[in-house]
Context: one part of a larger RNA
């Protein structure tokens, strides 16, 4: 390097956007850069190899070819590829109507409950367990009615429903905003694909500074339980959970399946839109299109299973695998305010 791989055996970067860079739609034309072909010129000789030829054979010497896959030079080909020149429209992408959506940002508000405040009514329990205890309560609790306060969260509607690139997003109305999808036409005129660095986003737990604080709750405290119980149960409970603003950058960040296009039987269901069909005779049916499920030919797979939302047949770019421990660790370097993060070995061992 070659070759073989990455759904579960070692491997898809957590997502995106997008620098160099690879790669790139149809037809014309030029140019010959790549390509291909012929001519010289060199590629020292010895070695190899092929035919001969000399020691009594061989080893060994020897003559002649061949070889030297290269380079330069020149005179051709023009199918690809690539440069330049005018084009076209199937890619892509604008405008124009329509449409669904928990897509994002702010403000504003809204009802149930849950604690806690003040009142009332009432009396001995209550609460919790497998049984209990510790806790609370005659200084009137639980229970139950009125009144107030104050944060989080948003039943039902809910659904292999729906929107986002992932991460995720669910009361309600307001204003700002991205991004899809459909149909008919019209514009541009290849303006595309993929992406090494690079920049953006990135649950959740931490961490800074200022608020907040109901409920739940790491650690903590106490009753259990056990031989012990740093637990699992219970009563407590502090960070945190919440907002503002700024770090952190890592998840079983998953579909454990990179991101684009192209093709290849078929049945069922669902979301959105378009259209058609007879009297919308029904919440129907057919077609078609962008999701989203569930079975399944073929083919693929070690085998579980994939199967038009492929793990199927191909194209193009990227990332990553290369025996188990050592180790995702140890030095260095970047980043972080810390916790650490990322890039990552090796001795030695099986």
């Nucleotide at each position: 390097c070659u070759g073989g791989g990455c759904g579960u055996a070692a491997a898809g970067c957590g997502a995106g956007u997008g620098u160099a860079g690879g790669c790139g739609g149809c037809a014309a034309u030029c140019u010959a850069a790549g390509u291909c072909g012929g001519a010289u010129g060199u590629g020292a000789a010895a070695u190899c190899c092929c035919c001969g030829g000399g020691c009594u054979c061989a080893a060994c010497c020897u003559g002649g070819g061949a070889a030297u896959u290269g380079c330069a030079u020149u005179c051709g080909a023009u199918a690809c590829u690539g440069c330049g020149u005018a084009g076209c429209u199937a890619g892509a992408a604008u405008c124009u109507g329509a449409c669904a959506g928990a897509g994002g940002g702010a403000u504003g508000u809204g009802g149930a409950a849950u604690u806690c405040c003040a009142g009332g009514u009432g009396u001995a329990g209550c609460g919790g367990u497998g049984a209990a205890a510790u806790g609370c309560g005659u200084a009137g609790a639980u229970a139950u009615c009125u009144g107030g306060a104050g944060g989080a969260a948003c039943a039902c509607c809910a659904g292999u429903g729906g929107c986002g690139a992932a991460g995720g997003c669910g009361g309600c109305a307001u204003c700002c905003u991205g991004g899809g999808u459909c149909a008919a036409g019209a514009u541009u005129g290849a303006c595309g694909c993929u992406g090494a660095g690079g920049c953006u986003c990135g649950a959740a737990a931490g961490c800074g500074u200022g608020g907040g604080g109901a409920g739940c709750a790491a650690a903590c405290a106490g009753g259990a339980u056990u031989a012990g119980a740093u637990a699992c149960c219970c009563u407590g409970g502090u960070a945190g959970u919440c907002c503002a603003c700024g770090c952190c950058g890592u998840a079983a960040a998953c579909g454990a399946u990179g991101u684009c296009g192209a093709c290849u039987a078929g049945c069922c269901g669902u979301u959105g839109g378009a259209u058609c069909c007879a009297u919308u005779u029904a919440a129907g049916g057919g077609u078609u299109u962008a999701g989203u499920g569930g079975c399944g030919c073929a083919g693929c797979u070690a085998a579980c299973g994939c199967g038009a939302u492929a793990a199927g047949u191909c194209g193009a770019c990227c990332g990553c695998c290369u025996g188990g421990g050592g180790a995702g660790u140890a030095c260095g370097g970047c980043c972080g305010c810390a916790a650490g993060g990322u890039u990552a070995a090796a001795a030695c061992u099986c």

The part of an RNA shown here (small-subunit ribosomal RNA, central domain) has 350 nucleotides and comes from a metagenome. The prediction has a mean pLDDT of 90. The full RNA is in RNAcentral, with records from SILVA.